[in-house]
Context: one part of a larger RNA
RNA sequence: GGCGCACGGUGGAUGCCUUGGUAUGCUGAGCCGAUGAAGGACGUGAAAGGCUGCGAUAAGCCUCGGGGAGUUGUCAAUUGAGCGUUGAUCCGAGGGUGUCCGAAUGGGGAAACCUGGCCGUGGUUGUGUGCGGUCGCCAUGCUGGUGAAGGUUUGAUAGCUGGUGUGGAGGUUACGCGGGGAAGUGAAACAUCUCAGUACCCGUAGGAGAAGAAAACAAUAGUGAUUCCGUGAGUAGUGGCGAGCGAAAGCGGAUGGUGGCUAAACCAUAUGCGUGUGAUACUCGGCAGGGGUUGCGUGUGUGGGGUUGUGGGAUGUUGUUGUUGCGGGUGCUGCCGUGCCUGUGGCGUGCUGCGCGUGGUUAGGGGAAGUGGCUUGGAAUGGUCUGCCGGAGUGGGUGAGAGUCCCGUACCUGAAAGCUGUGUGUGGUGUGUGUGAUGAUGUCCCGAGUAGCAGCGGGCUCGUGGAAUCUGCUGUGAAUCUGCCGGGACCACCCGGUAAGCCUGAAUACUCAGUGUGACCGAUAGCGGAUUGAGUACCGUGAGGGAAUGGUGAAAAGUACCCCGGGAGGGGAGUGAAAGAGUACCUGAAACCGUGCGCUU
Numbered sequence: 001g002g003c004g005c006a007c008g009g010u011g012g013a014u015g016c017c018u019u020g021g022u023a024u025g026c027u028g029a030g031c032c033g034a035u036g037a038a039g040g041a042c043g044u045g046a047a048a049g050g051c052u053g054c055g056a057u058a059a060g061c062c063u064c065g066g067g068g069a070g071u072u073g074u075c076a077a078u079u080g081a082g083c084g085u086u087g088a089u090c091c092g093a094g095g096g097u098g099u100c101c102g103a104a105u106g107g108g109g110a111a112a113c114c115u116g117g118c119c120g121u122g123g124u125u126g127u128g129u130g131c132g133g134u135c136g137c138c139a140u141g142c143u144g145g146u147g148a149a150g151g152u153u154u155g156a157u158a159g160c161u162g163g164u165g166u167g168g169a170g171g172u173u174a175c176g177c178g179g180g181g182a183a184g185u186g187a188a189a190c191a192u193c194u195c196a197g198u199a200c201c202c203g204u205a206g207g208a209g210a211a212g213a214a215a216a217c218a219a220u221a222g223u224g225a226u227u228c229c230g231u232g233a234g235u236a237g238u239g240g241c242g243a244g245c246g247a248a249a250g251c252g253g254a255u256g257g258u259g260g261c262u263a264a265a266c267c268a269u270a271u272g273c274g275u276g277u278g279a280u281a282c283u284c285g286g287c288a289g290g291g292g293u294u295g296c297g298u299g300u301g302u303g304g305g306g307u308u309g310u311g312g313g314a315u316g317u318u319g320u321u322g323u324u325g326c327g328g329g330u331g332c333u334g335c336c337g338u339g340c341c342u343g344u345g346g347c348g349u350g351c352u353g354c355g356c357g358u359g360g361u362u363a364g365g366g367g368a369a370g371u372g373g374c375u376u377g378g379a380a381u382g383g384u385c386u387g388c389c390g391g392a393g394u395g396g397g398u399g400a401g402a403g404u405c406c407c408g409u410a411c412c413u414g415a416a417a418g419c420u421g422u423g424u425g426u427g428g429u430g431u432g433u434g435u436g437a438u439g440a441u442g443u444c445c446c447g448a449g450u451a452g453c454a455g456c457g458g459g460c461u462c463g464u465g466g467a468a469u470c471u472g473c474u475g476u477g478a479a480u481c482u483g484c485c486g487g488g489a490c491c492a493c494c495c496g497g498u499a500a501g502c503c504u505g506a507a508u509a510c511u512c513a514g515u516g517u518g519a520c521c522g523a524u525a526g527c528g529g530a531u532u533g534a535g536u537a538c539c540g541u542g543a544g545g546g547a548a549u550g551g552u553g554a555a556a557a558g559u560a561c562c563c564c565g566g567g568a569g570g571g572g573a574g575u576g577a578a579a580g581a582g583u584a585c586c587u588g589a590a591a592c593c594g595u596g597c598g599c600u601u
Stems, first nucleotide, its partner, number of pairs: 001600009015586001016551002020521002022518009031171002039101003042055003046079002049075003061095006070083003106115003116135007137168010175206001176204005186193001190240001216223002227254005237245002259503003262447001266304010282291002284337006309481001311446011324345008346433017364413003370386001371402001372385004387404002389393001395407003452476007462488001483498005538545002558585001561572004
C1' cells in the first nucleotide's frame, strides 16, 4: 500500500409527513377611473428592522348589527403602559379621514420634487409664511359679443372671442372582433410550399364578443336564421401530387323567441329653385253657386304608408263582404254621402318611482350519544368486557387507529344596514289600437357607380387550374318581376332564392371569488416562489434574466450545578419514553475520510 471484518466521522439519498401547489366540477360576480383609478413613494406602533393594516383623525375615528371574556396583528420573544360584563379585542354593513406621485389636469420637472395667479381665512409691526377652495386639454349642446369671401341691395354664414352645461382621457390576466404581419423551423440542401394568418404591433368592445333571419343548402326527395359540441373524416379534395395542408352537406345533440325594423312607389305638410298663363288646373265626391293666394317640372326636411318570394306593395277602375265607446274642432256655401285633426275612456305593450310580501347574499346561533371497568404503555384514540346516539359513522384536532373528548357534520334557525332576484298593488311616462278583409284588371315601386364584365391580387380543401362561389384596387358599366342571382367553366331545361340598408336573447370562450372533488405532486416534485425580507438576493448599461434554504419533542421540560479548555467543544449531573431526539436537532443510504484487528506484498 491492497483486501476483509468491526466501529466511527462526513454527507443528506431514502422512508414517513405537509403549511404550498395543480387539474377540474358547481354556484356567484365580471369592469375600475376627474367624487382622481390601477400601481407606487413617504409616513404611521412605547422599544431597531421586515411583512400586514392604515393615512397628519395614520395597526386607527363614527353609527348600526353580531358576539361574550379576555385583549393591545405577525416574524417573536422580553419588558413597559393600558383597555375590558357601564360589553373591550374580534366579525359584518354603512359613513368619515385619506400626505405626495401617478391619466395627473395651474406652470415646470431628472415620478413621489420645484414654483405661481385669483378668492376666502389665520399669523406677523410689516414682508417672508400657514390653511381651505379654484385655475389643463379635446369633442359637443346652449348662450353673449365681433364678423369675412360669396350673394343680394341687404335676414347672413364660416371664422375669432367670452360665459355655461354634458361627455372623453388612463388602467385591465385571459377571452372577442378588425387593420397590419415575420423568422428560426419542416421539406433531411433550397426557391413554390411549410411554420402561419402563428408570434408580435396597432385600433376597439363587452361581460361576453362575433355571427344571424337565405339573391342558403340540396337533388327529382327534401331542409328551413346564427352559434357551439359529437359524428361525417384524416374522408372528398389540394399538394415541387414532395413535406404537408385539409373541408362541406347530411345525421345526433346543446339552446330556443319558427324573430323584428327600414328604403322606394303613393299621400299630406313645410320649404328652395326653374318655368308659365290669365285661364287651364285646383278647391273631399255628386248637383248648383262662388273663390282663385293657386298651376307644371324638380330638390330637400318632417309625418303617414309599406316590408314580401305559395312574389310583395302603392295607386286608379270594378265586384263581394264588414266597421272600439263618448266629446270637441275642421275640409268655401246649401242637400246627401264621406274624410281629417285632437281630447278622454276601453284593450295591448315598454320603461320607471313608491308600498307590501317572499328568496339569495354580505356577520352568526342551536346542534345527539361513555372521558365506563380491566390491561399494555411516557401518553389510549390500541386490546378486552360492557353501554349509548345516529336526519349526525364527511373531515380535522387531541401525548398511538376516537360516531359518543374538542371543533365540526346531518338538520333547524338568524339581519339594524348594504347588494341582488322575484310576486303583487298603485302612481308617472312613452307607444300601438281598421276604411278593414278578399277577388279581377291597368299603371307605378321593390336598395346603382351597385350587379356584371376586363386586368392584377386576396381568401375558400382548391398552390391558375376546366375554377364556380366570396372579396380588395383600377377601368368599364345594366335590368325592376315577361326582372335579377345561384345550383363548381359555359349553354339549355329544371330547381332554389330575391343582393347591393339595419337590429337581435340563449346555447359558446375566458378570468376572479366561494365551495367540492382527484388511480394529481409531495420539498431537485408541485406555481419561479411550502421562505423570517420571492419576482427577493444576485446578474445585466438596458430590455430582461432570476435562485437557494421545510421536519427537536406530546410539551422547551432547550441541560440548574460541577469538571477540562482562552474559546469552540466535550465529560459528569439533570429533563425526557427516547439526548445514539441537544436549536449543526425525525429516519440517516452512497461517494469520501478515519481507528482497531486479521491476511497479504

Predicted 3D model of a 601-nucleotide part of an RNA (large-subunit ribosomal RNA, domain I) from Corynebacterium freiburgense.
The RNAcentral record of the full RNA draws on ENA.
It matches the Rfam family "Bacterial large subunit ribosomal RNA".